[in-house]
Context: one part of a larger RNA
RNA sequence: GGACGAACGCUGGCGGCGUGCUUAACACAUGCAAGUCGAGCGGUAAGGCCCUUCGGGGUACACGAGCGGCGAACGGGUGAGUAACACGUGGGUAACCUGCCCUGUACUCUGGGAUAAGCCUGGGAAACUAGGUCUAAUACCGGAUAUGACAUCUCAUCGCAUGGUGGGGUGUGGAAAGUUCCGGCGGUACAGGAUGGACCCGCGGCCUAUCAGCUUGUUGGUGGGGUAAUGGCCUACCAAGGCACGACGGGUAGCCGGCCUGAGAGGGCGACCGGCCACACUGGGACUGAGACACGGCCCAGACUCCUACGGGAGGCAGCAGUGGGGAAUAUUGCACAAUGGGCGAAAGCCUGAUGCAGCGACGCCGCGUGAGGGAUGACGGCCUUCGGGUUGUAAACCUCUUUCAGUAGGGACGAAGCGCAAGUGACGGUACCUACAGAAGAAGCACCGGCUAACUACGUGCCAGCAGCCGCGGUAAUACGUAGGGUGCGAGCGUUGUCC
Repeated sequence: GGACGAACGCUGGCGGCGUGCUUAACACAUGCAAGUCGAGCGGUAAGGCCCUUCGGGGUACACGAGCGGCGAACGGGUGAGUAACACGUGGGUAACCUGCCCUGUACUCUGGGAUAAGCCUGGGAAACUAGGUCUAAUACCGGAUAUGACAUCUCAUCGCAUGGUGGGGUGUGGAAAGUUCCGGCGGUACAGGAUGGACCCGCGGCCUAUCAGCUUGUUGGUGGGGUAAUGGCCUACCAAGGCACGACGGGUAGCCGGCCUGAGAGGGCGACCGGCCACACUGGGACUGAGACACGGCCCAGACUCCUACGGGAGGCAGCAGUGGGGAAUAUUGCACAAUGGGCGAAAGCCUGAUGCAGCGACGCCGCGUGAGGGAUGACGGCCUUCGGGUUGUAAACCUCUUUCAGUAGGGACGAAGCGCAAGUGACGGUACCUACAGAAGAAGCACCGGCUAACUACGUGCCAGCAGCCGCGGUAAUACGUAGGGUGCGAGCGUUGUCC
C1' cells in the first nucleotide's frame, strides 16, 4: 500500500447492487417450511339447492376421514466428524444399478379370497387400541400364454487376462389393470437411449521423529455366504504374510472451482455463488422403495425437556422467522406464489419460508447531493502582532441565477411468454419513470500538523497531567501534553484495533 462476512470511537443526506451468528454441531416457546390425485376405489363428515311426516331423503358442484398411486431420497440448512479414493484430475467396469422421460418390438386372456373406511360392542386420563360384522379397487393372490431369465448341449465369431457377442435344441420356474368424451390416458415383458448413481485404479494437495517400529481378518489362497456388482465385505480351512518411498501414533482440517495479495514465482484463505462429500439431539439398527440406512419416517438405548388420572405417553429449528444463552459482533415471529423452478394432477388447480420481493444495518462497492456566477470599505467578530499591521478571506453580507436529490401534486409501467371458453390474472407497487410546483431552501464531518509524513502559532501545564507506530516528547517561553486560531489529508465518511499478502 492492498484486502475483510469485520468490530470499536466520533459523525451521518439520498439511491442502486451486493452482503449480514466467523462464538455455543448450546437449549429452544409459537407459527409456517410436503403434499397431491374423485379421470384408481368404496363412499358422503361439512357446505349449496330441492323435498320433508322434521326422523330423514334426493341431487349436482364437490369432498372431511379412509383404501390405493406418485412424491416425500429433490429442494433448504450446517461443517461437527473426516488426513480418507473424502476431494481434484485422468482413466477403468468384459464386475454394475437406474422410478419418472424418449425410441422400438410384442402383449394386455381368465379366475379368486380378503381388508380399511362404515356399523355394533368394548378398554384407556391421554397417546392410542381390541373384538364382531359388511364392502370396493389400477390394493392382494392364483391359472393361461410369452421373445427374455436360469441350467445344460451345440455352432459361429471377436477380444484386453478373467472372457464378450450372436444363432439353434432340451428342461425349469416367471407378466399385465383398468378407464374413456373413442381422440386418448394407462398396465406388462424385452431391447436401446438419456439422466442419475455405485465400485476400482494412477497422480496431486497440512504440521509433527520430543511418534520408529505397526498389523491377526492382519497379507494371500481355496470353498461357501452376501451384494445391483468386484472384493477379507463376511465366514470355515490352509499358508505366513503385509506396511515402513515416514508406516503406526499425536495435532489440526470438510475438499475444489475460486477469493486476497504479489511484476511474477510464491504466500494466505475456502464467507457469499457453483460442484462434490459428510451430518441431522447422542450412539446403534434395519424396514419401505428405482433410489435412504432416510433433517421435518420407524425401532432400540442414552441425556435433556414436557404432559399424566402415576398405569403410561410426547418431543428433536445445523429449514424460514423468532427466543434465551455465549459473544467485540451479525437482521423481520413481513408480502406473494405474479415470475423462475419443483411435487401431484388429463386439466383447472393445490402445495412450495425453494424462489421472487419488501423490512433492518454506511457492513462493503459504486453513483449523486449538501449549490453556481459575480462580489473589497478586503465589513463585524475571532486569532496573532514588532501595534504599523497580518490572517480567517471572495469567505460572509449583498446582487443575478439554477433546482439534481429530498418534499408536494398529477399521470404511471416493463416484467404476462403463460394460464383461462371468457371475464380476467403483478407480491414488488401507486414502486421505478414522466410532468408540474415552491424555495438556497432540508443535508459535513473525521483524523492529523517534532522526524519518518503533507500541514505552525498563541495560551495553559511544569518529568505533573498526559502523548506514543518507531525514534522519543513533558523537570517555566513544549510547532510532540490540553485548548484555541490557522493549516494539511480524506470526505458521508474518517480514524483505531484485529487478521492476511